This is a predicted structure of a 385-nucleotide part of an RNA (large-subunit ribosomal RNA, domain III) from Sulfuricaulis sp. The RNAcentral record of the full RNA draws on ENA. The coordinates come from a structure-prediction model, not an experiment, and the mean pLDDT is 81. The source organism's lineage runs through Bacteria, Pseudomonadati, Gammaproteobacteria, Acidiferrobacteraceae and Sulfuricaulis.

[in-house]
Context: one part of a larger RNA
RNA sequence: GAGUAGCGUUAAUGCGGGUGAAAAACCCGCACGCCGAAAGCCCAAGGUUUCCUGCGCAACGUUAAUCGGCGCAGGGUGAGUCGGUCCCUAAGACGAGGUCGAAAGACGUAGCCGAUGGGAAGCAGGUUAAUAUUCCUGCACCGAUCAUGACUGCUAUGGGGAGACGGAGAAGGUUAGGUCAGCCGGGUGUUGGUUGUCCCGGUUUAAGCGUGUAGGUGUGCUGCAUAGGCAAAUCCGUGCGGCUUAACUGAGGCGUGAUGACGAGGUCUCUUAUGAGACUGAAGUGAUCGAUACCAUGCUUCCAAGAAAAUCCUCUAUGCUUCAGGUCAUGGCGACCGUACCCCAAACCGACACUGGUGGGCGAGAUGAAAAUUCUUAGGCGCUU
Numbered sequence: 001g002a003g004u005a006g007c008g009u010u011a012a013u014g015c016g017g018g019u020g021a022a023a024a025a026c027c028c029g030c031a032c033g034c035c036g037a038a039a040g041c042c043c044a045a046g047g048u049u050u051c052c053u054g055c056g057c058a059a060c061g062u063u064a065a066u067c068g069g070c071g072c073a074g075g076g077u078g079a080g081u082c083g084g085u086c087c088c089u090a091a092g093a094c095g096a097g098g099u100c101g102a103a104a105g106a107c108g109u110a111g112c113c114g115a116u117g118g119g120a121a122g123c124a125g126g127u128u129a130a131u132a133u134u135c136c137u138g139c140a141c142c143g144a145u146c147a148u149g150a151c152u153g154c155u156a157u158g159g160g161g162a163g164a165c166g167g168a169g170a171a172g173g174u175u176a177g178g179u180c181a182g183c184c185g186g187g188u189g190u191u192g193g194u195u196g197u198c199c200c201g202g203u204u205u206a207a208g209c210g211u212g213u214a215g216g217u218g219u220g221c222u223g224c225a226u227a228g229g230c231a232a233a234u235c236c237g238u239g240c241g242g243c244u245u246a247a248c249u250g251a252g253g254c255g256u257g258a259u260g261a262c263g264a265g266g267u268c269u270c271u272u273a274u275g276a277g278a279c280u281g282a283a284g285u286g287a288u289c290g291a292u293a294c295c296a297u298g299c300u301u302c303c304a305a306g307a308a309a310a311u312c313c314u315c316u317a318u319g320c321u322u323c324a325g326g327u328c329a330u331g332g333c334g335a336c337c338g339u340a341c342c343c344c345a346a347a348c349c350g351a352c353a354c355u356g357g358u359g360g361g362c363g364a365g366a367u368g369a370a371a372a373u374u375c376u377u378a379g380g381c382g383c384u385u
Base pairs, nucleotide, nucleotide: 013031014030015029016028017027018026032382033381034380035379040362041361042360043359046342047341050340051075052074053073054072055071056070060068061067080141081140082338083337084336086119087118088117092113094111098107099106100105122139123138124137125136126135142334143333146331147330148329149328150327151326152325153320154319158315159314160313161312166302167301168300169299172295173294174293177289178288179287180286181285182203183202184201185200186199187198188196204261205260208256209255210254211253215249216248217247220243221242222241223240224239225238226237228236229235262284265280266279267278268277269276270275303306348357349356364376365375366374
């Protein structure tokens, strides 16, 4: 220079009370304003304690601070079912033998690793200052081994089926959700009107189990033969026959789950800054709109013709047949790791509490073709001078 520029989107503050040495900024209340396909809620990645409580204000916070993602201390993450681990494979790594190379090494078969894919099973309510599909209550389900009991032809690294898949488009059936009516509880207005076709609030309930519907595919049983499926086959395929219209799949609904839970409110006690606890507890129906969700890996259509393997079912080879194995029931068992918190952000990536960037899911009402726009719900904020 200079107490100058600036104090990081112009969403906005005002008042009362509290705490305190001190309050524009902290806490509580009232009013106002802002977002509302977000500036709300839940995850993945990444961060790694930032979460909650108590104490504190040197530094950090573009000002103050009693406040804080700051300092100190204490506390907090509970799983057979969520995710991983595990089983399986893709691209791609590695790679016994092998090929090449002077070597280092390169490539590569079998194999093995490798998810962003395939593979068993959980919902509703309650609870903490901080965790919950993990704790508690209620009602469920799955798996393999073990034990017991009953019945019984079982076995694979091999064969077959299934798993198993593209783009676009259209119509239908449903549900989530919304709206209205009914029902239940309460109110009746200090200002002209308001006992009414008025106002306010509530009207919620899962997985599982049973039934098997709208719809979709078009079958199922059986006889004979069998140059195919690297051996075999009763399996699959192929051919010739007979009988039959069933069989498989499948949202939702209904019943049960539930004489339960939840539920506006009411009563009592304690505290009063916030509030906490106990007891009790009404109605809980129908219509309509209606999804981008489900049926649906469906249907139609097109050409560029749209993963693999395991699990599962079945067939035998081989082996066993007092064994082993299979089916059913009951009992017991189910380890290890993650789980706090942020997650379009003040906690991640940008040197910063940075107008930037960051994948997925939910996403209400009025207007409307709409996830546009504007105003609002739930919820969250007023962006640290």